Background:
This is a predicted structure of an 85-nucleotide RNA (c-di-GMP-I riboswitch aptamer) from a Syntrophomonadaceae bacterium. It was read from a public genome assembly, where an Rfam model found it. It matches the Rfam family "c-di-GMP-I riboswitch aptamer". Gene Ontology term of the family: cyclic-di-GMP binding. The coordinates come from a structure-prediction model, not an experiment, and the mean pLDDT is 83.
[in-house]
RNA sequence: UACUAUAGAAGGCAAACUCGUCGAAAGGCGGGGGCGCAAAGCUACAGGUCUAAGACUGCAAAGUUAUGACGGCUGGGUUGCAAGA
Numbered sequence: 001u002a003c004u005a006u007a008g009a010a011g012g013c014a015a016a017c018u019c020g021u022c023g024a025a026a027g028g029c030g031g032g033g034g035c036g037c038a039a040a041g042c043u044a045c046a047g048g049u050c051u052a053a054g055a056c057u058g059c060a061a062a063g064u065u066a067u068g069a070c071g072g073c074u075g076g077g078u079u080g081c082a083a084g085a
Base pairs, nucleotide, nucleotide: 003084004083012037013036017032018031019030020029021028022027035072041078042077043076045075046074047073048070049069050068054065055064056063057062
């Protein structure tokens, strides 16, 4: 440096739900909680998904749209622990 079937050690993160808080919402943050994860560490570059405040269309009901969001949707980039070879 990249790879790895299996086993152990030290650990790490934290789904749903819930309480508080920010937000129009999606969702984020903090406490509890623990479904799971060898990158479920970081990153919005590519694809995909979610939301629709504002804008546009419409008599209305609604519809379209990201400048918003999702890294635990996939890929890419980048960083890291133990052992083996």